The prediction has a mean pLDDT of 83. This is a predicted structure of an 86-nucleotide RNA (c-di-GMP-I riboswitch aptamer) from Paenisporosarcina antarctica. The sequence is in RNAcentral, with records from Rfam. Of the family's consensus pairs, 95% are formed in the model.
[in-house]
C1' cells in the first nucleotide's frame, strides 16, 4: 500500500423516552440517557422518505400538488480515518 470486520485491546458515537431552547412544520441543538453502531466520521451527488409557512389549482371555513425546508441512525456513490488479523 491493499483486502477483511471473526476474535481482541485502547477508546468513540448516542436510538427511544424525558425535558429545555429554536422552527410553520418535518426536524435540528443542549441534558438525562443506553436501542444500537466499524465508519452510527463528513458529504443530498443518486434514488427514497418526512414536512408544507410561502405558491399554484379546484368543487374553495376545506382538499390536491409543490423544496426552495429536512433526514448521512433508509439505500448507493465520493471522501478521511482508528485499531486488529491476512
Nucleotide at each position: 500500500a491493499u483486502u477483511u470486520g471473526a476474535a481482541a485491546a485502547a477508546g468513540g458515537c448516542a436510538a427511544a423516552a424525558a425535558u429545555g431552547u429554536c422552527g410553520a412544520a418535518a426536524g435540528a441543538c443542549g441534558u438525562u440517557g443506553a436501542c444500537g453502531c466499524a465508519a452510527a466520521g463528513c458529504u443530498g451527488c443518486a434514488g427514497g422518505u418526512c414536512u408544507a409557512c410561502g405558491g399554484u389549482u379546484u368543487u374553495a371555513c376545506a382538499a390536491a400538488c409543490u423544496a426552495u425546508g429536512a433526514c448521512g441512525g433508509c439505500u448507493g456513490g465520493g471522501u478521511u480515518g482508528c485499531u486488529a488479523a491476512g